[in-house]
Context: one part of a larger RNA
RNA sequence: CUGUUGCCAAGGAACUCGGCAAAAUUGUCCCGUACGUUCGCAAGAAGGGACGCUCGAAAGAGCCGCAGUGAAGAGGCCCAAGCAACUGUUUAACUAAAACACAGCUCUCUGCAAAGUCGCAAGACGAAGUAUAGGGGGUGACGCCUGCCCGGUGCUGGAAGGUUAAGAGGAUGAGUUAAUCGCAAGAUGAAGCUUUGAAUUGAAGCCCCAGUGAACGGCGGCCGUAACUAUAACGGUCCUAAGGUAGCGAAAUUCCUUGUCAGGUAAGUUCUGACCCGCACGAAAGGCGUAAUGAUUUGGGCGCUGUCUCGGCAGCAGACUCG
Repeated sequence: CUGUUGCCAAGGAACUCGGCAAAAUUGUCCCGUACGUUCGCAAGAAGGGACGCUCGAAAGAGCCGCAGUGAAGAGGCCCAAGCAACUGUUUAACUAAAACACAGCUCUCUGCAAAGUCGCAAGACGAAGUAUAGGGGGUGACGCCUGCCCGGUGCUGGAAGGUUAAGAGGAUGAGUUAAUCGCAAGAUGAAGCUUUGAAUUGAAGCCCCAGUGAACGGCGGCCGUAACUAUAACGGUCCUAAGGUAGCGAAAUUCCUUGUCAGGUAAGUUCUGACCCGCACGAAAGGCGUAAUGAUUUGGGCGCUGUCUCGGCAGCAGACUCG
């Protein structure tokens, strides 16, 4: 010096991105226990006290030590906020989470030879089930709620009209030549055969007409106006399918931004409470709350400590020297 273990004056987070790590707490019995709450919890809340041995039935009395759960093993706690209701699941071997799942809610498909899925098929699952069932999509306990837009896209329904395939249909044209005409070259040219293929007919779809948002999605601009100023309940105008409702809001979302005010600190780009000028929240890609829960994230405090001021000492194993 490295690893590991133990101890430390005074201070006690001054360390640091951050109390990371360590220390502290720890058992049993008794007392006592707040906010909040879905009345179950919160809660081992917090905070205190007791604990050995001898005699005694007990009450009690006595004894020893610095120390009695005498060694070991055995919660640190509190306050506030974000996210996710919860237990659970996950990147075997860098991410355990706010991600996934979840019960609940909702939309949609499916009448049974079900829909859907696997397979070329036979066949199988669905299901030895039958709409209180099964498949798919979304949301994600619970509480209060879930606004407006159907113009575009999708889906569902409709069938009058337009468009429209193969097929049906066969007009017309062409080729060939019996025949006729011509002295000839050749011309015309029926039927048949070959070929061309018009009109007409012809479904779904699309166009079209409606409906539909817990379908994909979307949810404005400019100007003026009140008896200080400021602001604008109000008015005008343009555009749109309709112009963002409730609730929330510098937020896991706020660029400007360390916004402004307040709280906490001697001092606070973090944190909490407000404000609203929302660059660019917003209602099942759910909105806002929410007790409990969490090896979750953030801020603060008490206790505690070698994290630090600032190092020191010691044990063990190495390193080093010799063999």